The RNA shown here (Fluoride riboswitch aptamer (crcB RNA motif)) has 78 nucleotides and comes from Pedococcus cremeus. The prediction has a mean pLDDT of 77. It matches the Rfam family "Fluoride riboswitch aptamer (crcB RNA motif)". Gene Ontology terms of the family: response to fluoride and positive regulation of gene expression.

[in-house]
C1' cells in the first nucleotide's frame, strides 16, 4: 500500500456548524411488531448570600479540548 473476513455506526459535555481527540451515559415498560408510544441516564456555568433551597446581586465563554467556518460586540487602519 492492497485484498479478504468479522464487528461497530446511539446520546451527552452552560448559545450555531464541522474534523480529530478526551470524558460521561448507555437502560426499562407497553405493543396494533410500525420509521410506534411512554418512562429513564449522562447534561442544563461560576461567585456572593442561606443550615439548605429559593428570591436578589455580580462574573466568564459561541470549544469538554484543538483547529477552521458562521454569527454578534468593541478598537484601530484602508
Nucleotide at each position: 500500500c492492497u485484498c479478504c473476513a468479522c464487528g461497530g455506526c446511539g446520546g451527552c459535555g452552560a448559545u450555531g456548524g464541522a474534523u480529530c481527540c478526551c470524558g460521561c451515559c448507555a437502560g426499562g415498560a407497553c405493543g396494533a411488531c410500525a420509521u410506534g408510544u411512554c418512562c429513564g441516564a449522562a447534561c442544563c456555568g461560576c461567585c456572593c448570600g442561606u443550615c439548605a433551597c429559593a428570591u436578589g446581586g455580580g462574573c466568564u465563554g459561541a470549544u469538554g479540548g484543538u483547529u477552521c467556518c458562521u454569527g454578534g460586540c468593541c478598537a484601530c487602519g484602508g
Lineage of the source: Bacteria > Bacillati > Actinomycetes > Micrococcales > Pedococcus. RNAcentral holds the sequence, with entries from Rfam.